[in-house]
RNA sequence: GAUAGAGGCGCGAUUUUCAUCAGUACCGUUCCGGCAAGGGCAGGCAGCCGCCGGGCAGGAAAGGGGACAUCGCCGAAGCCGCGGAAAGCUGCCUGGCUUUUCGCCGCUGGGCCGCCAGAGAACAUCUGCCGGACUGUCACAAUACCUUUGUGAAGCGCUAUC
Numbered sequence: 001g002a003u004a005g006a007g008g009c010g011c012g013a014u015u016u017u018c019a020u021c022a023g024u025a026c027c028g029u030u031c032c033g034g035c036a037a038g039g040g041c042a043g044g045c046a047g048c049c050g051c052c053g054g055g056c057a058g059g060a061a062a063g064g065g066g067a068c069a070u071c072g073c074c075g076a077a078g079c080c081g082c083g084g085a086a087a088g089c090u091g092c093c094u095g096g097c098u099u100u101u102c103g104c105c106g107c108u109g110g111g112c113c114g115c116c117a118g119a120g121a122a123c124a125u126c127u128g129c130c131g132g133a134c135u136g137u138c139a140c141a142a143u144a145c146c147u148u149u150g151u152g153a154a155g156c157g158c159u160a161u162c
């Protein structure tokens, strides 16, 4: 340097399906009330026409989650920051927010539990910092000897073969 592997409730993706989302958004209404320099995430220009709340009558979906199956894998993957592209929020301009994707840099061995914070309809779940025990790898020390204990480190690591 190349190839192949290991950690285990191991990581991620996709189809199908189930519940939730939710009696929510939204459509309708010759029902009631309020607003009138009002109504888009902010400002400006333009365009459109009512807007908000309640009643009545209809009534979703996406994201997120569970299960089965399949696929790709072991920096699997996730996240912070920076830069690019696309889409959405009525049209344009200046911004903002959200989602997807590509590149660069940095952090995290792994799953679990918990405080706090953020996202989210949510007590589900995800993400982040911190803490706790557990677990795998290597190093060092001890050892009753191939095990056990203690301390420490990080995957740019470890093991095997060439």
Base pairs, nucleotide, nucleotide: 001162002161003160004159005158008074010073011072012071013070014069016067017066018065026058028056029055031054032053033052034051035050038049039048041095042094043093044092045091046090077108078107079106081104082103083102084101085100086099087098088097089096109135110134112132113131114130116128117127118126119125137153138152139151140150141149142148
A computed fold for a 162-nucleotide RNA from uncultured Dysosmobacter sp., annotated as Lysine riboswitch aptamer. Model confidence (mean pLDDT): 82 of 100.